[in-house]
């Protein structure tokens, strides 16, 4: 890096140290000196572990091992459907991200 396969409209801080950028890529759109990336801390969650309950489905717990804490993965991008309305339009799939489990 590249395979499998589950998940992605829920949720998370008025906090410390940094000091300019972020938000994958493209185009748009935003976010940032009333403080960006980062790193700590707190938090959310519950993927895998671990623990209880139950026959089983599941359901609970949050001390481990990620992972995440603007906006739906911000929004499109491909390819289809739908319309007295033909759009900066709705919806559907993929695609590509992302993440976690696994496999080589």
């Nucleotide at each position: 890096c590249a395979c499998u396969u589950a998940u992605c409209c829920a949720g998370a801080g008025c906090g410390g140290c940094g000091g300019a950028g972020g938000g994958a890529c493209u185009g748009g759109c935003c976010c940032g000196a009333u403080g960006a990336a980062g790193c700590c801390c707190g938090g959310c969650a519950a993927c895998c572990a671990a623990g209880a309950a139950g026959a089983a489905a599941u359901u609970c717990u949050a001390a481990g091992g990620u992972g995440c804490u603007a906006a739906u993965u911000c929004c499109a991008g491909c390819a289809g459907u739908g319309c007295a309305u033909c759009g900066u339009c709705a919806c559907u799939g993929a695609a590509a991200g992302a993440u976690g489990a696994g496999a080589c």

SAM riboswitch aptamer (S box leader) from Isachenkonia alkalipeptolytica, 104 nucleotides, folded computationally. The source organism's lineage runs through Bacteria, Bacillati, Eubacteriales, Clostridiaceae and Isachenkonia. It matches the Rfam family "SAM riboswitch aptamer (S box leader)". Its family is annotated with regulation of gene expression in the Gene Ontology. Its mean pLDDT, the model's own confidence on a scale to 100, is 86. The sequence is in RNAcentral, with records from Rfam.